[in-house]
């Protein structure tokens, strides 16, 4: 040094192709059930989507650039 690919709440994913209200599990917190816990039911909180820019009435989604991380080739 040249291809690819990944980057979303505490942690692990979907959504990106086709732009329109950021979703789902687990964790966490609250009430219930339970003598208690655990499990099970029901409800809250929490991501301005890696950074920065553009385009657009709107941007995780389209483009430009840049940074970590993987992977392949030199």
């Nucleotide at each position: 040094c040249g291809g690819g690919g990944u980057g979303u709440g505490g942690c692990g994913a979907a959504g990106u192709c086709u732009g329109g209200u950021a979703u789902c599990g687990c964790a966490u917190c609250c009430g219930g059930u339970u003598u208690g816990g655990g499990g099970c039911c029901g409800g809250a909180a929490g991501a301005u989507c890696c950074c920065g820019g553009g385009u657009u009435c709107a941007a995780a989604u389209c483009c430009c650039g840049g940074c970590a991380c993987c992977c392949c080739g030199a």